Transfer RNA from Microbotryomycetes sp. JL221, 71 nucleotides, folded computationally. Its mean pLDDT, the model's own confidence on a scale to 100, is 80. The RNAcentral record of the sequence draws on ENA. Its Rfam family is "tRNA". Rfam classes the family as a transfer RNA.
[in-house]
RNA sequence: GCCAGAUUAGUUUAGUGGUAAAACGGCUACCUUGUAAGUAGCAGUCUUGUGUUCAAUUCACGGAUUUGGCA
Repeated sequence: GCCAGAUUAGUUUAGUGGUAAAACGGCUACCUUGUAAGUAGCAGUCUUGUGUUCAAUUCACGGAUUUGGCA
């Protein structure tokens, strides 16, 4: 330099046009003499810009970061 993949909650990952989800973690309450465990609830998220569309995490094009391959 060229080609391809990935980017979603604090972490690990689903979801692929129609209100974004789970596990672990965090917070609150209950339970306990107290802690752990357990039970119930709550908060928190689509890398960025433009476009297409009634509607974009999803589709198209560019940027950023990252991984791999070729030279």